[in-house]
């Protein structure tokens, strides 16, 4: 330099053919307990890597760039 893949909550990851962004774990609060853990009910947490384009509407489609991984040279 070229090709492919990945980037979404604190972590691990989903998200069908474009139509209100989700799960598990973790965190916090309540119940329970002498107390902790466990159990259980709930709450909060997101510029979907950055920018632009298409569209009534983009995590999703297109282009450029950034980071990481693998391969080729």
């Nucleotide at each position: 330099g070229c090709u492919g893949g990945a980037g979404u909550a604190g972590c691990u990851c989903a998200g069908g053919u474009g139509g209100u962004a989700g799960a598990g774990c973790a965190a916090c609060u309540g119940u329970u307990u002498c107390g902790u853990a466990a159990a259980u009910a709930g709450u909060a947490g997101g510029u979907c890597g950055a920018g632009a384009g298409u569209u009534c509407g983009a995590a999703u489609c297109u282009c450029u760039c950034c980071u990481c991984c693998a391969g080729c040279u």
This is a predicted structure of a 73-nucleotide RNA (transfer RNA) from a Candidatus Dojkabacteria bacterium. Its Rfam family is "tRNA". The family's RNA type in Rfam is transfer RNA. About the family: Transfer RNA (tRNA) molecules are approximately 80 nucleotides in length. Lineage of the source: Bacteria > Bacteria candidate phyla > Candidatus Dojkabacteria.